Background
A computed fold for a 411-nucleotide RNA from a Planctomycetaceae bacterium, annotated as Bacterial RNase P class A. The sequence was found by an Rfam model in a public genome assembly. Model confidence (mean pLDDT): 77 of 100. Rfam family: Bacterial RNase P class A. Rfam's curators write: Ribonuclease P (RNase P) is a ubiquitous endoribonuclease, found in archaea, bacteria and eukarya as well as chloroplasts and mitochondria. NCBI's taxonomy places the organism under Bacteria, Pseudomonadati, Planctomycetota, Planctomycetia, Planctomycetaceae. Of the family's consensus pairs, 94% are formed in the model.
RNA sequence: GGAGCGGGCCGGGUGACCGCCGGCCGCCGUGAGGCGGCGGGAGGAAAGUCCGGGCUCCACAGGGUGCGAUGGUGGGUAACGCCCACCGGCCGCGAGGCCAGGGACAGUGCCACAGAAAACAAACCGCCUGCCGGGCUUCGGCCCGGCAGGUAAGGGUGAAACGGUGAGGUAAGAGCUCACCAGCAGGUCGGGUGACCGGCCUGGCUCGGAAAACCCCAUCGGGAGCAAGGCCAAGCAGGAAGAAGUCGUCCGGCCCGCGAGGGCCAAGGCGACGCGAGGCGACCCGCCUCGCUUCAGCUUCCGGGUCGGCUGCUGGAGGCCCCGGGCAACCGGGGUCCUAGAGAAAUGGUCGCCGCCGCGGGCCUGCAAAGGGCCGUGGAACAGAACCCGGCUUACAGGCCCGCUCCUCUC
Numbered sequence: 001g002g003a004g005c006g007g008g009c010c011g012g013g014u015g016a017c018c019g020c021c022g023g024c025c026g027c028c029g030u031g032a033g034g035c036g037g038c039g040g041g042a043g044g045a046a047a048g049u050c051c052g053g054g055c056u057c058c059a060c061a062g063g064g065u066g067c068g069a070u071g072g073u074g075g076g077u078a079a080c081g082c083c084c085a086c087c088g089g090c091c092g093c094g095a096g097g098c099c100a101g102g103g104a105c106a107g108u109g110c111c112a113c114a115g116a117a118a119a120c121a122a123a124c125c126g127c128c129u130g131c132c133g134g135g136c137u138u139c140g141g142c143c144c145g146g147c148a149g150g151u152a153a154g155g156g157u158g159a160a161a162c163g164g165u166g167a168g169g170u171a172a173g174a175g176c177u178c179a180c181c182a183g184c185a186g187g188u189c190g191g192g193u194g195a196c197c198g199g200c201c202u203g204g205c206u207c208g209g210a211a212a213a214c215c216c217c218a219u220c221g222g223g224a225g226c227a228a229g230g231c232c233a234a235g236c237a238g239g240a241a242g243a244a245g246u247c248g249u250c251c252g253g254c255c256c257g258c259g260a261g262g263g264c265c266a267a268g269g270c271g272a273c274g275c276g277a278g279g280c281g282a283c284c285c286g287c288c289u290c291g292c293u294u295c296a297g298c299u300u301c302c303g304g305g306u307c308g309g310c311u312g313c314u315g316g317a318g319g320c321c322c323c324g325g326g327c328a329a330c331c332g333g334g335g336u337c338c339u340a341g342a343g344a345a346a347u348g349g350u351c352g353c354c355g356c357c358g359c360g361g362g363c364c365u366g367c368a369a370a371g372g373g374c375c376g377u378g379g380a381a382c383a384g385a386a387c388c389c390g391g392c393u394u395a396c397a398g399g400c401c402c403g404c405u406c407c408u409c410u411c
Base pairs, nucleotide, nucleotide: 001407002406003405004404005403006402007401008400009399010398012354013353014352015351016350017349018348020041021040023038024037025036026035027034028033043382047393048392050391051390052389053388054387055225056224057223058222067221068220069219070218071217072086073085074084075083076082087101088099089098090097091096102216103215107214108213110209111208124155125154126151127150128149129148130147131146132145133144134143135142136141163181164180165179166178167177168176182206184203185202186201187200188199189198190197191196229311230310231309232308238302239301240300241299242298245273246272247271248270249269250268252265253264254263255262256261274292275291276290277289278288279287280286318337319336320335321334322333323332324331325330356379357378358377359376360375362374363373364372365371
C1' cells in the first nucleotide's frame, strides 16, 4: 500500500423571524375564552408487530387428551425462540463465519431425473459353468447364436448403489477367509460440572439419506388486551313519588211534563273566584302571561348507562461514571442525570453563518494528471412516539473509532 474479518459509535451545529402541541405563572373577562411571560416537545431504528415480560380484567380442584412453540452443554435474565462461553459438524490459507444441532432397530410413508436395481435389494453390459444348434479346425480346441444357472470383482446411471487396500480362495466371484485401516455396538480406564474428548479390550464383518414428512420423546405455554380496567355523567327511554280546584253559562245527549219548563250526564268553549308558576317592579299592592293533571306534560328522586369528561399515563427490570465479582453475557455497591405523553394525535418553515459530501474544461501553491487552499455550483438518507419494558428482524445519505487476518513492497 492492497484485500478482508470482528466490534463500537455519530447520524448536522448555531442565530434571527414566523408558526404548531402540551404544562406553569400573571393580567383581563360573569363565562366561553383572550393577551403576555417562562419552560418542555421523536428514533437508532420511534418501523415490522415476530418472540418474551410487566400491568389490567376474565377464567381456574387435580389429572389426562388435544393444539402450539422450542430442541447440543453450561451459564445470564423478570422472561424469552434473546445473549454469553464451550462442545460437535460444515465452510474459509487466515482473522473468522454458518448450523430447528433430540430420536431413522417404535411404527407408517418418501427418495425427482437417470438407472437393471433407491433399501430385509437388484443381473443392463460384462465375467464364469452346463446344455442345444451352426460355422471353422493344424482335431488340442476356437468363434457365433439360443436356453438354463452362477457372479455385486469390472463397466455404465445417479446427489446417493449395501466399507477401503492387499493376500488367500474360486469355474468366475464374493467379508467367503485372513491382516491392516475406517466406521458401528458393547465393556472398561483416564480427563471435563457437562455437551464431549482420548486410550485399551471384545464382537458380528458393515448397518444409506431425509424427522423444516407424519410421528415418538423431553421441556414450556389459561384467554383477552390501555378500544385492558376504574370513576363521574348531558339527552332519550324506564321506574317511583308529588300538586287545588269550585261555581255559573253556552253547545250537545238522555229522562219527566200537553206545554211554559224542570232534572241528570259529561268531552269542550267562555267567564268569575281561588291556587300555583313566571314577567314588569327595590318591595307590597297592582297589572300582564301561562297552568290547574286518570293520558300527555311539569317538579323531585332512583337504577343502569350512551355522547362526553377524568383517570390508568409515564421515573423506569432507566441512562452515564467509578469501584468490586465474573473469560463473558451479566451481577452487586456508590455517585450523578432525567421534564412528549395531548387528540387520529403537535415537534415545522424561511433566511444567514459554520461544518460535511459530490461536481467544475475556473484561480493559486506545487516538479506533478499527487496533495493542499480559494471560488462557483449542487446535495444531505431511512424514517414519526400512541400503556411500558427486554430482544430479534428489516430500512438507512454520509462519516468516525478500536482490535485482528492474509498478500505485496521498503527499511